[in-house]
RNA sequence: GGGGGGAUACUCAAGCGGUCAACGAGGUCAGACUGUAAAUCUGAUGGCCUAGCCUUCGAAGGUUCGAAUCCUUCUCCCCCCA
Numbered sequence: 001g002g003g004g005g006g007a008u009a010c011u012c013a014a015g016c017g018g019u020c021a022a023c024g025a026g027g028u029c030a031g032a033c034u035g036u037a038a039a040u041c042u043g044a045u046g047g048c049c050u051a052g053c054c055u056u057c058g059a060a061g062g063u064u065c066g067a068a069u070c071c072u073u074c075u076c077c078c079c080c081c082a
Stems, first nucleotide, its partner, number of pairs: 001081007010026003018065001027045006046054003058074005
């Protein structure tokens, strides 16, 4: 230099343009249980004035009524070829 794959919540990780504040696992917090702890079970786990609203999927733009998802540029990581 050429080709391909990837970046999502605290961590890992799934994710058909609308059913997504986003499956699942771990962690954490709260509760139940227990003499205590562990294990197990239940709930919560972006923010707020919580009916709902706002913000968010590497960064910045764009398309669209609507984008984590499509397009462009850029940053970073991995693999292959040279």